[in-house]
Molecule: c-di-GMP-I riboswitch aptamer
Organism: Paenibacillus durus
């Protein structure tokens, strides 16, 4: 580096409840579609969203998004 029909765990998608948010979407319970990093990093790598600025486009702002890529760290170990 690689990922079993392995071991001990772990994470929780839609969609429902409830509470925040203009909204994107959040964070609790339920509840699983997956998931070898579905841990962390959005105070600066791209991407994507939501609002506003712009007549549009270009471009700026704003907030979200790591379960899109990426960057960092990690459990376990057959081939």
């Nucleotide at each position: 580096a690689c990922g079993a029909u392995a071991a001990c765990g772990g994470c929780a998608a839609a969609c429902c409840u409830a509470u925040c948010g203009a909204a994107a979407g959040a964070u609790a319970g339920g509840g699983a579609c997956g998931c070898a990093a579905a841990g962390c990093u959005a105070g600066a790598g791209g991407g994507c969203c939501u609002u506003c600025c712009c007549g549009c486009a270009a471009g700026g702002a704003u907030g979200g998004c790591a379960g899109c890529c990426a960057g960092c760290u990690a459990c376990c170990g057959a081939a």